The RNA shown here (transfer RNA) has 74 nucleotides and comes from a Microcaldota archaeon. RNAcentral holds the sequence, with entries from ENA. Its Rfam family is "tRNA". Gene Ontology term of the family: triplet codon-amino acid adaptor activity. About the family: Transfer RNA (tRNA) molecules are approximately 80 nucleotides in length. The coordinates come from a structure-prediction model, not an experiment, and the mean pLDDT is 81. Taxonomically the source falls in Microcaldota (Archaea, Nanobdellati).
RNA sequence: GCGAUGGUCGUCUAGCCUGGUUAGGAUAGGGGACUGUGGAUCCCCUGACGGGGGUUCAAAUCCCCCCCUUCGCC
Numbered sequence: 001g002c003g004a005u006g007g008u009c010g011u012c013u014a015g016c017c018u019g020g021u022u023a024g025g026a027u028a029g030g031g032g033a034c035u036g037u038g039g040a041u042c043c044c045c046u047g048a049c050g051g052g053g054g055u056u057c058a059a060a061u062c063c064c065c066c067c068c069u070u071c072g073c074c
Base pairs, nucleotide, nucleotide: 001073002072003071004070006068007067010027011026012025013024020057028046029045030044031043032042033041050066051065052064053063054062
C1' cells in the first nucleotide's frame, strides 16, 4: 500500500441484510421485599449506537470520508 472483519450501557451481547416499538437481554451498580445474619430468589431503578457529512418525513441500520481493533496479502 491492497483486501477483509469488527467498533452499541462499566463489561459481554442482540438488532443492521429488509430504515419506523421507550435501542432489547445478561451481568455489574443503587433501592426494596424476603431472611436470625449473609447468600440465593423476586420486584423496581440507573446506564450505550467510534467521529463527520449525505440521502430520507424518519438512520444503530443505506451512501461517502476519516479514526481505531483484529486477520490476510505484498